A computed fold for a 73-nucleotide RNA from Candidatus Chisholmbacteria bacterium RIFCSPLOWO2_01_FULL_49_14, annotated as transfer RNA. The sequence was found in a public genome assembly. Its mean pLDDT, the model's own confidence on a scale to 100, is 82.
RNA sequence: GGGCCUAUAGCUCAGCUGGCAGAGCGCUGCAUUCGCAUUGCAGAGGUCGCCGGUUCGAUUCCGGCUAGGUCCA
Numbered sequence: 001g002g003g004c005c006u007a008u009a010g011c012u013c014a015g016c017u018g019g020c021a022g023a024g025c026g027c028u029g030c031a032u033u034c035g036c037a038u039u040g041c042a043g044a045g046g047u048c049g050c051c052g053g054u055u056c057g058a059u060u061c062c063g064g065c066u067a068g069g070u071c072c073a
Stems, first nucleotide, its partner, number of pairs: 001072007010025004019056001027043005049065005
């Protein structure tokens, strides 16, 4: 220098064909307990890596960039 893959909640990751952003764990509150743990219920938490394009509408499609991984030289 070139090819490919990845980037979504604090962490690990789903989200297929463009149409309200989700799960588990973690966190907060309540119930349960003498107390803790467990369990149940409720809740908070996201510019979907960045900049553009297409579209009525983009996490999703297209281009560029950045970061990480991997292969080739």